[in-house]
This record gives sequence, C1' cells and structure tokens, in this order.
RNA sequence: GGAGCCGGCCGAGCGGUCGCCGGAGGUCACUUCGGAGGAAAGUCCGGGCUCCAUUGGGCAAGGUGCCAGGUAACGCCUGGGGGGCGUGAGCCCACGGAAAGUGCCACAGAAAAUAUACCGCCGGGGUAUCCCGGUAAGGGUGAAAAGGUGCGGUAAGAGCGCACCGCGCAGGUGGUAACACGCUGCGGCACGGCAAACCCCACCUGGAGCAAGACCGAAUAGGGGAGCGCUCGAGUCGGCCCAGACGAGCUCCCGGGUAGGUCGCUGGAGGUGCGCGGCGACGCGCAUCCUAGAUGAAUGACUGCUCUCGACAGAACCCGGCUUACAGGCCGGCUCCCGCC
Repeated sequence: GGAGCCGGCCGAGCGGUCGCCGGAGGUCACUUCGGAGGAAAGUCCGGGCUCCAUUGGGCAAGGUGCCAGGUAACGCCUGGGGGGCGUGAGCCCACGGAAAGUGCCACAGAAAAUAUACCGCCGGGGUAUCCCGGUAAGGGUGAAAAGGUGCGGUAAGAGCGCACCGCGCAGGUGGUAACACGCUGCGGCACGGCAAACCCCACCUGGAGCAAGACCGAAUAGGGGAGCGCUCGAGUCGGCCCAGACGAGCUCCCGGGUAGGUCGCUGGAGGUGCGCGGCGACGCGCAUCCUAGAUGAAUGACUGCUCUCGACAGAACCCGGCUUACAGGCCGGCUCCCGCC
C1' cells in the first nucleotide's frame, strides 16, 4: 500500500413562534418540566401479570434433541466436543437412534440391498454366431454399487491369506461430560443412503389473553322484598290549609346491569459508573439516575443558522431473546498478500 475477518457505536446539530399528550405548581390568567426506536416492526419462542380449570397417573397431540454452564425461563446466550468450508483471521451445522419394525431411493443401470451380471477375464464344449460353469479384480450406469493400497495366492479371481490404513467390540489412559488417544487385546469385516418419512428413545408442555381482569355507577324498562291503600280511600290537581274534582295504586329498600368513569398503566428480572468473582455468558456489592403512558388515541406546523444534505421506520400491559429492514459515518481488535528499512 492492497484485499479481507470479527466486535461495538452514531443515526443531522443548535435555536425561535404557535400547537398536541402527560406530570407538578397555581392567585384558575397561567407557569414550569418531560414526551418514540435500535429495531417501537414480524408476533416466531420464553417468562411476569390476570381470569378460568385442576386428586393422582396414563393415553393422545405438539415441541426440543452433542456436552457442560448461564438465566425467572427459553427453541436464547457462553464455553467446549465432533463434522464441513476457507492459505488465514474466521464462518456454517435439528449434530440422539438405520444389525426394533415399516416405507422411499426419479433417470440410467445386471443389480438401489431378499439379491444380482451388460461388456470383460478364466475353464470346458463347439468350425463359428453361441452354450454351460467360475469370477466380481478391470470397464460401463448412477447422487449413491457390499472397505482401500500392496504383496502372496489362483485357471482367472476374491479378506481367500498376510502387512499397513479404515471399521466394530472389550479394556486402559486423559477429561465433570460430549469426546479423544494403535495405549492394549480380540474380530476378516457384520448387511448403502434417507428419521425437517412414519417410527423408537430421552426430556418439556393445562387453557385463554390487558378488548386479560377489578371497582364505581345514571336515565329507562324488567325482577325481588317491606310498608300504606283499594269507596272507612293512600296519592294527584305548582308550597301550606279548607272545599271541590280525579282516583288504584303509591313510597322505600335490595339485586343484576347498559352508557360513562376509575384502576390495571408503567419504578422495573430497570439504566449508568466503579469494585470483586468467573476464560465467558453472567453473578454479587456500593454509589447514582428516573427515562412516553394515550384510549379516537400526543410527539406536529412554520421558520433562522450550520453540515458530510440525512436510511429503515412510530410506543398501546411489561420484560428476556430470535428474525427481518436500514442512506451514510465512526471506533477497536485481528488475518493474508506485496514493497521498503
């Protein structure tokens, strides 16, 4: 100098005027303070909270699936093991079981796993096309063909025998474990692949969701109860008395509940800084901060200056994750290549 890999962060800035939502104060004029995000998104997982259900166990259904740890919990995260890719930094993987069973494997091919032979090779018969037998080394098909290389062996061959590699089983050693190691012995080798096919094994899971749910509560019309009254008459005719008229209902209480209102509602598994423990995820301690809370639902309009001229996108009960979208820019660590000293 050039190519990359990983992690973290910012997401135009500073004002003026008038509005909108919320808190506090108020002499009810107003004043003052706060007001979207890293994803508020998708609603895909997990939990808190609320209501309903619930004796225990089993079945069904769904989910998860290497090991250990973290966490309130998880399908998340961290560390490790194994496999794959990359020169490397690093990245990716649903990664239990295929000698419990069932099923599937297009085309091609003899044969896709009970088994089998197209060409070839070898032996025998036959003048020969060919027939019978042996073989699976070589060729061919295919995504995939019943261990690989070599030597021996043989008519030609073949784990048929042997050595090494690979595989399986048992033991040993290291590791908490996954797992690793020819460290030792045994077995010629044991029958392809697919379980995000059914299935088997292990573990987990009650349902619904803030329009959850709780409280207050008119008017009108029903329901229940009590008292008074029905010609000896309650009550009504504007407040009281008298007269008169009308007159079978009137008054009170209780309960459910609509409109509406209040709560749930945001101070929390919270943020920041420092210290300690841990490789880390994370945990503990101290200090400090308060940071939207609406319910037709606020965060806008106009404008001044500056710049690198501005992406994706807008809270609705809360929190932890995952995934997806994102103009441009900044910081840190690391790798490879080239050149120079």

Bacterial RNase P class A from a Candidatus Rariloculaceae bacterium, 341 nucleotides, folded computationally. It matches the Rfam family "Bacterial RNase P class A". Gene Ontology terms of the family: ribonuclease P activity, dimeric ribonuclease P complex and tRNA processing. A source record names the gene rnpB. Its mean pLDDT, the model's own confidence on a scale to 100, is 76. NCBI's taxonomy places the organism under Bacteria, Pseudomonadota, Gammaproteobacteria, Candidatus Rariloculales, Candidatus Rariloculaceae.